[in-house]
RNA sequence: ACGCCUGUAGCUCAGCAGGAUAGAGCGAUGGAUUCCUAAUCCAUAGGUCGCCGGUUCGAAUCCGGCCAGGCGUACCA
Numbered sequence: 001a002c003g004c005c006u007g008u009a010g011c012u013c014a015g016c017a018g019g020a021u022a023g024a025g026c027g028a029u030g031g032a033u034u035c036c037u038a039a040u041c042c043a044u045a046g047g048u049c050g051c052c053g054g055u056u057c058g059a060a061u062c063c064g065g066c067c068a069g070g071c072g073u074a075c076c077a
Stems, first nucleotide, its partner, number of pairs: 001073007010026004019057001028044005050066005
């Protein structure tokens, strides 16, 4: 330098041949239970879907650019 993959809740991930309110597990907070704790059960909060722009009636999903991480190839005169 080029190509490919990844980026979604605090963490690990699902959802992606577009469809209206974006989800799960773990964790956090509150409550129930218990003599107390753990475990278990219930509830709640938590998201600019990496950023900007475009297409569309409608974008996490499609297109372009950029950013970050990973892998591969090339170069190292």